[in-house]
Formats: sequence, C1' cells, structure tokens
RNA sequence: UCGUGCUAGAUGGGGAGUUGGCGGUGCCCUGAACCCGCAACCCGCCUUAGCGGGGUUGAAUUCCCACUCCAGGUGCGGCCCUGUGGGACUGAUGGCGUCACGUGAUGUUGAUGGAAAGGUCCCGCGCGGCGAGGAACGGUGAACCCGGUCAGGACCGGAAGGUAGCAGCCGUAAGUCGGAUCCCUCGGGUGACGCGGGGAAGCCCGCCCGGAGUUGGCGAACGUUAUCAAGCUGUAGGGUUCGUAUCGAAAGUGGGUGCACGG
Repeated sequence: UCGUGCUAGAUGGGGAGUUGGCGGUGCCCUGAACCCGCAACCCGCCUUAGCGGGGUUGAAUUCCCACUCCAGGUGCGGCCCUGUGGGACUGAUGGCGUCACGUGAUGUUGAUGGAAAGGUCCCGCGCGGCGAGGAACGGUGAACCCGGUCAGGACCGGAAGGUAGCAGCCGUAAGUCGGAUCCCUCGGGUGACGCGGGGAAGCCCGCCCGGAGUUGGCGAACGUUAUCAAGCUGUAGGGUUCGUAUCGAAAGUGGGUGCACGG
C1' cells in the first nucleotide's frame, strides 16, 4: 500500500413538555433514514441512563470529536390587534348651579327700587240667568158611592099637590193636558253685573318719588354631577421580515479512530 475476514460502532436527528435525571411512546420541526413486543391515571433505565429479540452494514464520503453556518422551536422584551375588567387622571357628551365676558331682549316715550291705590283673590248682600218644583190661567174630567136642575117613569094622596130620584144638561173634586207671560220656593262647575267688607304672598296695571340700568334666552368661563371608555391601567389570547438569550436538524471544514490473515 492492496485484498479478504471479523469486532467496536452505526442502522435517523432535533425542539417543547413530562421526569430527581436519561431515553422512549404521544405532539411539533427536518426529511435519504430496518423488522417485532412494551409504553401517558405511562414504559424501561440510573451520569456506563430505554429494555428484550432479529436483520443489514461495518474502519471510513458512512463511526467519533471540534468549529462554522443555519431550517426550526422555546423564554424574555418591544410594536401591533382582539376580548374582558376598572373608572382616581386627561378627554367627549349630557344635567344642575354660579357668573354677567360676548350676544340677544327691554329701558330717558323713564330701568331696578320706594310709597300708596285698583284688578285678579276671599266673604256677604242684591240683581240677572239656568234647572227643578209649586201656585195661578185655560181645556178636559164622576153610570153609581159630588152639587144644582131634574124629562120619562116610580111612590104617597080622593084631588090639589108633594116625595125620592135615573138619564140628559150645567158646574165641580181627585186626576190629566197645554204654554207666550206674571208670581213663589229650592239649587249650582251660573255672570265682561252692582254694593259693602277683607286682603300675607304671586301676577297685571295707572299716578307719585327717583334717575340708569334690568334680564339671564343662546354662547363662553367656572364649579359639581352622571354617562361613555378614545387616551390610561389590570388580565387573557393572537400576530410580527423587531431585539435578545437558549437549544439546534440538515450542510460545510478540520481532526481522530481497531484486530487478524495474505500479497
């Protein structure tokens, strides 16, 4: 140095999670990547850290180590979004109040104010009106148990005459009908009415005194209160070609690493 055979080793790896720790099944990433059995209220081990049984490969592009690079994951933070809670602060929108800055209204054809009358208001009386009832007037109105007159007929009488009395007629009682008006009584959700008395406040109004503001509609300012939750803040979740830390597959580079036999 070449060939042959064997052995160590390899036969995917990684992240999060779980675990005292390691690995596996399960989830996720990567992708070239044996078979069977066990395994999440777990399974097997102990820093030599899956166990058990087989197959393939096997001393190097394939095994081991280091470094570089980096898919991807995870933690923390930044930024953004969403849900939800809070309502001290800022803000927005309303309510109430203060003020009298602006504006408006009113005012020398006299404001606010003062004084003193009237009305509104209350009571009483009167007048009127409305409603109800009554009286009065007129009509009607009693077979008999209202009146007057009583035909006929009845009765008494010798007669003259008389008696009672139905119908009819006249009038009337109870009742009933009528309405232009007059009268009486009662009542009121009655009245541009009159008279008298009362009258704290409010409103309207004329005279007198006086001589310049009065008001608070709208806006502003201030105070207070309520609501909203945009800013703020708590919490949960999500996104990110942002920052940082950590792990890190694949890839690249470098280094290291057996035995036996034969040429």
A computed fold for a 263-nucleotide RNA from an uncultured Chloroflexota bacterium, annotated as Bacterial large signal recognition particle RNA. The coordinates come from a structure-prediction model, not an experiment, and the mean pLDDT is 77. Rfam family: Bacterial large signal recognition particle RNA. Rfam's curators write: The signal recognition particle (SRP) is a universally conserved ribonucleoprotein involved in the co-translational targeting of proteins to membranes.